The prediction has a mean pLDDT of 80. Predicted 3D model of a 72-nucleotide RNA (transfer RNA) from a Prevotellaceae bacterium. It was read from a public genome assembly.
RNA sequence: GCCCUUGUAGUUCAACGGAUAGAACGGAAGUUUCCUAAACUUUAAAUGGCGGUUCGAUUCCGCCCGAGGGUA
Numbered sequence: 001g002c003c004c005u006u007g008u009a010g011u012u013c014a015a016c017g018g019a020u021a022g023a024a025c026g027g028a029a030g031u032u033u034c035c036u037a038a039a040c041u042u043u044a045a046a047u048g049g050c051g052g053u054u055c056g057a058u059u060c061c062g063c064c065c066g067a068g069g070g071u072a
Base pairs, nucleotide, nucleotide: 001071002070003069004068005067006066007065010025011024012023013022018055027043028042029041030040031039048064049063050062051061052060
């Protein structure tokens, strides 16, 4: 250089092209307790970037960026 795979909450993962993008763990607040832990309740938090296709894109296409692998 070329080819393939991949990128979603802090982390690990979901989401036939269509519902308010969900779950677990973690974070914050509250209840409870003498305190802590546990338990329960509530709550914040994400689609790598720019374009394209479409009535509608996390999903499909192109380029770029990042990660992993293959190849001389």